The prediction has a mean pLDDT of 78. Predicted 3D model of a 143-nucleotide RNA (c-di-AMP riboswitch aptamer (ydaO/yuaA leader)) from Actinomadura craniellae. Lineage of the source: Bacteria > Actinomycetota > Actinomycetes > Streptosporangiales > Actinomadura. The sequence is in RNAcentral, with records from Rfam.
RNA sequence: GAACGCCUCCCGCCGAGUCCGCAUGCGCGGAGCCGGGGACCCAUGUGCCUUUUCCGGGGUGAAUCGGCCCCUUGACCGGGGCCGUAGGGCGACUUCCACGCCCGAACCCGUCAGCUAACCCGGCAGGCGGAUUGGAAGCCAAG
Numbered sequence: 001g002a003a004c005g006c007c008u009c010c011c012g013c014c015g016a017g018u019c020c021g022c023a024u025g026c027g028c029g030g031a032g033c034c035g036g037g038g039a040c041c042c043a044u045g046u047g048c049c050u051u052u053u054c055c056g057g058g059g060u061g062a063a064u065c066g067g068c069c070c071c072u073u074g075a076c077c078g079g080g081g082c083c084g085u086a087g088g089g090c091g092a093c094u095u096c097c098a099c100g101c102c103c104g105a106a107c108c109c110g111u112c113a114g115c116u117a118a119c120c121c122g123g124c125a126g127g128c129g130g131a132u133u134g135g136a137a138g139c140c141a142a143g
Stems, first nucleotide, its partner, number of pairs: 011129004018031005032124006042114001056112001057109004065084007087103005093138006
């Protein structure tokens, strides 16, 4: 001196997950953003009986849907892996187009919920950052 690691401040990213006021007895209130429930209409459903097998349904979120392989089973369901994919994010003012790099999860309700005005209820977390490519238009700033 470098790499790597840790801490603090600033800045930045995913996400609704921010700000303000009063308190400082661990909370309360407000603004804003987000989510759920909830009419008419619309949508869905649609006669009756019997037998067998299997399977509930819904919500937040981009996170869906396939193919192959393995495990399990009488089979289905299910679990794991790989490769894709609907869809989504980033590249440091914004948008568009290129190009590049990523994600394509997880959780919740509890047999119940289509849409839905009024109305009712709830959330405001958590996790990250050695990155910052090119063209056009706009805007801002400087001179």